This is a predicted structure of a 1663-nucleotide part of an RNA (large-subunit ribosomal RNA, half A) from a Bacteroidota bacterium. Its mean pLDDT, the model's own confidence on a scale to 100, is 81. Taxonomically the source falls in Bacteroidota (Bacteria, Pseudomonadati).
Context: one part of a larger RNA
RNA sequence: AGCGUACGGCGGAUGCCUAGGCUUUCAGAGGCGAAGAAGGACGUGACAAGCUGCGAUAAGCUUCGGGGAGGUGCACAUAACCGUUAAUCCGAAGAUUUCCGAAUGGGGCAACCCGGCUAGUUGAAGACUAGUCACCGCAAGGAGCAAACCCGGGGAACUGAAACAUCUAAGUACCCGGAGGAAGAGAAAACAAUAGUGAUUCCCUGAGUAGCGGCGAGCGAAAAGGGAAUAGCCCAAACCAAAGUUGUUUCGGCAAUUUUGGGGUUGUAGGACCACGACAUCUGUUGUUCAACGAACUUGAAUGAACUGGAAAGUUCAACCAUAGAGGGUGAAAGUCCCGUAAAGGUAAGUUAGAAUAAACGGUAGUGGUAUCCUGAGUAGCGCGGGACACGUGAAAUCCUGUGUGAAACUGUCAGAACCAUCUGAUAAGGCUAAAUACUCCUGAAAGACCGAUAGUGCACUAGUACCGUGAGGGAAAGGUGAAAAGUACCCUGAAUAAGGGAGUGAAAUAGUACCUGAAACCGUACGCUUACAAGCGGUCGGAGCAGACUUGUUCUGUGACGGCGUGCCUUUUGCAUAAUGAUCCUACGAGUUACUCCUCACUAGCAAGGUUAAUUGGUUCAGCCAAGCAGCCGAAGCGAAAGCAAGUCUGAAUAGGGCGUUUAGUUAGUGGGGGUAGACGCGAAACCCAGUGAUCUACCCAUGGCCAGGUUGAAGCUCUGGUAACACAGAGUGGAGGACCGAACCAGUUGACGUUGAAAAGUCUUUGGAUGAGCUGUGGGUAGGGGUGAAAGGCUAAUCAAACUGGGAAAUAGCUCGUUCUCCCCGAAAUGCAUUUAGGUGCAGCCUCAAGUUUAGUUUAGUAGAGGUAGAGCGACUGGUUGGAUGCGGGGGCUUCACCGCCUACCAAAUCCUGUCAAACUCCGAAUGCUACUAAAUAUACUUGGGAGUGAGGGCAUGGGUGCUAAGGUCCUUGUCCGAAAGGGAAACAACCCAGACUAUCUGCUAAGGCCCCCAAAUGUAUGCUAAGUUGAUCAAACGUGGUCUGAUUGCUUUGACAGCUAGGAUGUUGGCUUGGAAGCAGCCAUUCAUUUAAAGAGUGCGUAACAGCUCACUAGUCGAGCGAUCGGGCGUGGAUAAUAAUCGGGCAUUAAGCAUACUGCCGAAGCAAUAGUCUCACAAUUUUAUUGUGAGAGGUAGGGGAGCAUUCUAGUUGCGCUGAAGGUGAACUGUGAGGUUUGCUGGAGCGGCUAGAAAAGAAAAUGUAGGAAUAAGUAACGAUAAAGCAGGCGAGAAACCUGCUCACCGAUAGACUAAGGUUUCCUGAACAACGCUAAUCGGUUCAGGGUUAGUCGGGACCUAAGGCGAACCCGAACGGGGUAGUCGAUGGACAACGGGUUAAUAUUCCCGUACUUGUGUAUACUGCGAUGGGGUGACGGAGUAGUGAAAGUCCUGCGUACAGACGGAAUUGUACGUUGAAGCCAGUAGAUAUAUCGAUUGUAGGCAAAUCCGCAAUUGAUGUCGAAGGUGAUAGUACUCGGAGUCUUCGGAUGAUGAGAUAUGGACCUAAUCAGACUUCCAAGAAAAACCUCUAAGCUUCAGGUAUACACGACUCGUACCGCAAACCGACACAGGUAGUCAAGGAGAGAAUCCUAAGGUGCUC
Repeated sequence: AGCGUACGGCGGAUGCCUAGGCUUUCAGAGGCGAAGAAGGACGUGACAAGCUGCGAUAAGCUUCGGGGAGGUGCACAUAACCGUUAAUCCGAAGAUUUCCGAAUGGGGCAACCCGGCUAGUUGAAGACUAGUCACCGCAAGGAGCAAACCCGGGGAACUGAAACAUCUAAGUACCCGGAGGAAGAGAAAACAAUAGUGAUUCCCUGAGUAGCGGCGAGCGAAAAGGGAAUAGCCCAAACCAAAGUUGUUUCGGCAAUUUUGGGGUUGUAGGACCACGACAUCUGUUGUUCAACGAACUUGAAUGAACUGGAAAGUUCAACCAUAGAGGGUGAAAGUCCCGUAAAGGUAAGUUAGAAUAAACGGUAGUGGUAUCCUGAGUAGCGCGGGACACGUGAAAUCCUGUGUGAAACUGUCAGAACCAUCUGAUAAGGCUAAAUACUCCUGAAAGACCGAUAGUGCACUAGUACCGUGAGGGAAAGGUGAAAAGUACCCUGAAUAAGGGAGUGAAAUAGUACCUGAAACCGUACGCUUACAAGCGGUCGGAGCAGACUUGUUCUGUGACGGCGUGCCUUUUGCAUAAUGAUCCUACGAGUUACUCCUCACUAGCAAGGUUAAUUGGUUCAGCCAAGCAGCCGAAGCGAAAGCAAGUCUGAAUAGGGCGUUUAGUUAGUGGGGGUAGACGCGAAACCCAGUGAUCUACCCAUGGCCAGGUUGAAGCUCUGGUAACACAGAGUGGAGGACCGAACCAGUUGACGUUGAAAAGUCUUUGGAUGAGCUGUGGGUAGGGGUGAAAGGCUAAUCAAACUGGGAAAUAGCUCGUUCUCCCCGAAAUGCAUUUAGGUGCAGCCUCAAGUUUAGUUUAGUAGAGGUAGAGCGACUGGUUGGAUGCGGGGGCUUCACCGCCUACCAAAUCCUGUCAAACUCCGAAUGCUACUAAAUAUACUUGGGAGUGAGGGCAUGGGUGCUAAGGUCCUUGUCCGAAAGGGAAACAACCCAGACUAUCUGCUAAGGCCCCCAAAUGUAUGCUAAGUUGAUCAAACGUGGUCUGAUUGCUUUGACAGCUAGGAUGUUGGCUUGGAAGCAGCCAUUCAUUUAAAGAGUGCGUAACAGCUCACUAGUCGAGCGAUCGGGCGUGGAUAAUAAUCGGGCAUUAAGCAUACUGCCGAAGCAAUAGUCUCACAAUUUUAUUGUGAGAGGUAGGGGAGCAUUCUAGUUGCGCUGAAGGUGAACUGUGAGGUUUGCUGGAGCGGCUAGAAAAGAAAAUGUAGGAAUAAGUAACGAUAAAGCAGGCGAGAAACCUGCUCACCGAUAGACUAAGGUUUCCUGAACAACGCUAAUCGGUUCAGGGUUAGUCGGGACCUAAGGCGAACCCGAACGGGGUAGUCGAUGGACAACGGGUUAAUAUUCCCGUACUUGUGUAUACUGCGAUGGGGUGACGGAGUAGUGAAAGUCCUGCGUACAGACGGAAUUGUACGUUGAAGCCAGUAGAUAUAUCGAUUGUAGGCAAAUCCGCAAUUGAUGUCGAAGGUGAUAGUACUCGGAGUCUUCGGAUGAUGAGAUAUGGACCUAAUCAGACUUCCAAGAAAAACCUCUAAGCUUCAGGUAUACACGACUCGUACCGCAAACCGACACAGGUAGUCAAGGAGAGAAUCCUAAGGUGCUC
């Protein structure tokens, strides 16, 4: 380490439970709100964070009713209280009810700020109390909120149409306005059709009909019929009267008009009017009485014992009640224990569906006449353009209307689907109207073949919470001790109040607040067996040894040395171990469902030429249900376009032919298969549209503020000089320009490295660019999604951009990918054809399956008879192609004296002949096979109809071809086969190659392919050859070469001696001739390469020399003694032969073989065949006739079809089990082919089964599935700036980090100090260390508790205005709304009064001390034209540059004070260090600045919307002023500081400290920021507003009031104020190397805020 067993941990599945949900039914209610809602903020308790309740009368107050003993909510503790004088509690009616919110006095950043008026408190101011003050409307009243339903105004897109535009989706979603408990509609200018109906609404039917429709997809009525419910009315007008106004008048009236009253209300017309007649009938409203209903509530029957047990309700025995045996609870399962239940009773506020009554008020009718009058006008209609009607403009009626036009008047008008006529119906242009219908935020009662904590609402629990986001918005997790807390007294270990061990409680503590049961992953401990030469999808088959058990056996259990075989699962594919997809593991959840008078098929059931009800109604029940209901539907007759005819009809001239029919079975329901419409098996887009939310990021813009160390250069202009006729020009100086230069802050982001699970979701280090400008930046605003903004990159628009984000349409669509869950049995494909905006999809056909039927129609073989033009063959048979030769028409070239005739030709060449040959689109010919028909035999299919599919990517091999290169594991066809969907044996391994088709079992036999030395079953078999290369030994090789070897054939030499070797010769003419310097056999040329001697010997085969020489060869002889050559074939070898990790025939190895070849014998060898036993299916037969037996055949299987079952949850009936122990969990045994089942041990502690049926949220291993838990990597990486620590002491259980001290180190234009934003208690003190802190912690920005923020003057408001916002009036717009004057808000700006010191643990310009100032009120005094929302002035403004003045700080010098130093020697009043300070205000007006400046006076004046004494303008005239640092005072702070120092504390370092003493020059120098200053100079781009302030008058008031000045007294509101604030407290998810506006800014060196080192001060960066 593996397997096993036992016991634990972790974890929270399972089972059981339910407090909460879900879906309905029946009732109720259907609103709340200016009398202040909904919803909130803040408060409220003895202690009080959350929820609940309540509101300063604050978990409550009052009255009435109920009720009757305990109470002070959730919330179980403590304290303090209340209650029979009736509490708590329940019900009803009241009181109170802060602030915000429609929010309403004004404003505003909701819960805050600031007012006016009246009354009151006080002496005024100030402050406080009560009331009141918005807008619209004449008033009543309105507003705002609220779930769905309803009406209206606007109105999409995805999608469907397999694209898309009309169309669809859909008048849907959504936005907006409005109303009610319902809304809307509604009492015919309606339908209908020659008959009639009689407002509207809703249900069933009509009907998926008539129709509409790129006549596509789709859309889709109405009448009539059956029901529910029922209800009808009022105005305008005519006419009459009254009142007002106007006109007119002859003053009597008349007319017009307005208002009011009477009258009147319709179509067989009605009314006015005239005449007659009547006061009836019915009905409504209000009041009273009765009655009923109505809250809390009241009464409410009946049981005991024994046993088991912790407990009885269980069991047994014996009883009782029942108009009550619904339900819940009680220590297990209760009619009789409790609450209740049936039944009965009761009333307050209040209500009226009921009745009665009385009065008042209101409404309601007749008859006749018909001269006149009335009966709804910019209307009806019509033209054009649209919309609604089922109806898309159509032949288009009807309704609505944007625009234009425009009637009639009852003898009228409208409609009846263009239009016209006849006829019929109705009476428009005014209005109201219950019920039947729709819905449920809410209340009560009840129900469920609904869920049971990953389910059911998102929420069973402090849930719309925590948390995320700027925001709209998004949005969790989390239930269970026990009957009862009896919640562990006491002891021990321990630092411990952690944790544990005892003890105790309890039935149980392995029920101990991490609590019922307590699975799995995962992590351990103990024991048995095994494992250290061994190689693997880890199993399976065989199996030694060891250990254990008993029932002692041929037993069982555990382990498993060794051996054989063996490449996971899923998906997708022609094909996957594949190195193609998916899964870390476990548990739970997770996918063909549901609806529909839709269609179709099958089965079952009822009835049957018929079948059947729908809505609705009645009855009844706890609920099912029963009956009525015949409206309607299907069928019984079809054909035709139709009229129409009819067992026929249509076509047609037809009595012809043909088409469709006829020769009967349907219908209603249930179940199942399939289709349709719906999200339709589940998950998954990118997108489109609608409504909102966002400019705290960023882009641009607007307003108002701020920032840029230091250094350099030296433009224009000006001055001077020179120069010119004058300019020009030149030089010097002055001057200080610039999208100028260098370079910090600041902004940016060039290079490189690092970083890349970072320190950081964009940074660090180094380097770099800009740095007075088109610069950077703060605050407040504006622009918003097909929009913005963009010095333009498709950039940016909140870490998102070729169209943001959030919610919705919405479950968009997805011909695409992935996934899709139990078992057994039978059959079993396809990857083809045609078509397709089609090619990975689909339709039809083909192939599969199931059911019913037809019957021999299918298949094979044999025979017979046929059609055919392929293979082959052929071409003196066509069409074409084609080798060589002969001949040679014709042509070319040459010759010939021009021409003609002719000649030649190794030129081209027709035709013909000889010879040889080719063809898919040649054929004089022509098979095999296949095909057709018939006959026979064998076999068991085949076909038809209907239901259900899948397939329509194929692939290899062989074969015949096309294409390609006679390439491809290429591609396209034919035929076959296998794989696909096929296992087994062989080929080492190897889908398709060979053999062979697996129902199961067997240690049985025989074979196939292939094998037989070993691995490895079987021959080291037999016979004969070959190979020497390990060739080869079953897949890797060629051209070409090869005297390797074996062999065949042909041919030559050879005992007259071959071939090879050895010995010898190899000569002479001659050095042949020529050539040449030379050439002699051998540089070269020539040739009758001749001749001679010879056994033989070339005018020479090579080597060689300058040339010779020399050595050889051919040739010959001798020797030797038998074969030796040549050519052409065949077998086996050999060279050719080079690849990447180490090699190989599968390996070892093998040589007369274990190689190759031939022949033969035997054996092995598979899931084949056979044998034995068994299972299932089908067919047939037989019966004891529906279950067996027999016979025969069959049983590989993906997509797919069919059949039969198992399990889970719930329901009904029935029958059972259970504390003497249910479910669940965990082991074991038995059993079934299987899904599974049964029994039993332990655990568990209250529910659960069997059978027969029914109904489903009904079965998981995979979806980069969802949620939770647990592994692995791994005790690994890391612990976030490399500025740095060390020692001693202290507290403490414990110290590297805490505290104190001493050293050391770091920052020091910051790592110091202040402050805005933002944060919101982090501040201080005490206590604590579980968690948080990247380690520890005694420490902390952590936890718990307590404390802390003090203002007339600081900042904001009670003052002002900018950008911009809101917004009376007004304008525009379907609505919401968009603009916008007056006005009102709005700082980043303007205005505006306090300084110094001291003090706390924590605050101070706030408290205290001292010294000031501002404003208001009152009083007093003095003077007085005061008076504004009006006029005027002022306020009041840019960039850059330069000079002066010169405080403080700083440095230096000096004076003074204090302390220290002087050691041996010397020396000075020497040196060193520290200190030597001081505000606002007031006074005064110096340096200086200013000169077109400042201030006056007088006069005139037409402008300043009126006035003006003011301003402006004009004229005259006068003065020197104005501003202003320094300075004085404040000032006796006797403070700070220095020295001494009693005492106290002490960590022994020091701290604190009563008290005492003391110096401090109105010195100097350098230097410059502020100030002066709103200065000055210069430039062009020409640089806020309003109030405060000064002044002038108007109205008005003028002995008041008011104003000015002085003095005294009094008053002076509200919010912020802690702490962090370049950061551990803000923005970045973090105690994050990032970002964050402004102010101060010391010393040395230096130009400097660069840089280095230091001060003050702060730190050493939490391993």